[in-house]
RNA sequence: GCGCGAUUAGCUCAGGGGGAGAGCACUACCUUGACACGGUAGGGGCCACUGGUUCAAAUCCAGUAUCGCGCA
Numbered sequence: 001g002c003g004c005g006a007u008u009a010g011c012u013c014a015g016g017g018g019g020a021g022a023g024c025a026c027u028a029c030c031u032u033g034a035c036a037c038g039g040u041a042g043g044g045g046c047c048a049c050u051g052g053u054u055c056a057a058a059u060c061c062a063g064u065a066u067c068g069c070g071c072a
Base pairs, nucleotide, nucleotide: 001071002070003069004068005067006066007065010024011023012022013021018055026042027041028040029039030038048064049063050062051061052060
């Protein structure tokens, strides 16, 4: 330099045009002498960024950034 892939909650990841979700973590309460485990409820994400397509974009297209892999 070229090609491919990834980027979504604090962490690990689903979701592939019309509801943003799960597990773990966090908070409150119940339980205990106390802690842990368990149960109930709750908070938290402008979906990496900028444009484009569309009535409508996390999702499709282009570019940029970061990371990983391969080729030279």
Predicted 3D model of a 72-nucleotide RNA (transfer RNA) from a Coriobacteriales bacterium.
Its Rfam family is "tRNA". Gene Ontology term of the family: triplet codon-amino acid adaptor activity.
It was read from a public genome assembly.